[in-house]
RNA sequence: GGUGCUAUCGUCUAGCGGUUAGGACAAAAGAUUCUCAAUCUUUAAACCGGGGUUCGAUUCCCCGUAGCACUACCA
Numbered sequence: 001g002g003u004g005c006u007a008u009c010g011u012c013u014a015g016c017g018g019u020u021a022g023g024a025c026a027a028a029a030g031a032u033u034c035u036c037a038a039u040c041u042u043u044a045a046a047c048c049g050g051g052g053u054u055c056g057a058u059u060c061c062c063c064g065u066a067g068c069a070c071u072a073c074c075a
Stems, first nucleotide, its partner, number of pairs: 001071007010025004018055001027043005048064005
C1' cells in the first nucleotide's frame, strides 16, 4: 500500500428499514437489616463523524476516523 471485519449507556452486549433503542453488570436513591453483605424497588445514562438513498436510517450505500485480522512491497 491492498483486502476483509468491527464501532450502540461507564463496561459487556441485543436490535437485518417504522422499537418509548432493550438486557446484564457497575452507579445513584429508597426498602429491608443492629451494621455490612445479600435481596427487592426505582432512577439516570448510548447509536463514531459527514454525505447519499428512502415517506422514514442505529439498520442500506459512499467517504472519513479509530481499532482488529490477513496480505504485498521495501529493508